[in-house]
RNA sequence: AACAGCCUUCGGGGCAGGGUGCGGAACCUAUCGUUCCAAUUCCCGAUCGGUGGUAACAGCCCACGCGCGCCAUGCAGCGCAAGACUCGGUGUCAACUCCGAGGCCGACGGUACAGUCCGGAUAAAAGAAGGCCAAC
Numbered sequence: 001a002a003c004a005g006c007c008u009u010c011g012g013g014g015c016a017g018g019g020u021g022c023g024g025a026a027c028c029u030a031u032c033g034u035u036c037c038a039a040u041u042c043c044c045g046a047u048c049g050g051u052g053g054u055a056a057c058a059g060c061c062c063a064c065g066c067g068c069g070c071c072a073u074g075c076a077g078c079g080c081a082a083g084a085c086u087c088g089g090u091g092u093c094a095a096c097u098c099c100g101a102g103g104c105c106g107a108c109g110g111u112a113c114a115g116u117c118c119g120g121a122u123a124a125a126a127g128a129a130g131g132c133c134a135a136c
Base pairs, nucleotide, nucleotide: 005132006131007130008129009128010127017044018043019042023037024036025035026034027033046116047115048106049105050064051063052062053061059104060103067080068079069078070077085102086101087100088099089098108119109118110117
């Protein structure tokens, strides 16, 4: 003391408050009706941001993971799907990454239509750190 290989550990956050009332229950009546429960999903508002890269720090620049199928199941492989930003300023002539302002986005199944609840998941991955090995 490199590559490869092997092992271990780690490896995702988030609705305060208000409104409406799908639906349900009880009561009452000839009918009308009254009361209560009722959405973290609807409306107002609140709030969150995996991994690597990029001259300088990124949810919305590039890429990866996360989803689905091929398949009875898992891995691998292959295929499919896969969201969103502008303006001004600063500064090493460096920032769609910083500062200011105003915006936007968010898998699948469940359920009153969900980034935030429940579930697959006491799971897995991108990857991070450490260790083993020891050619030369």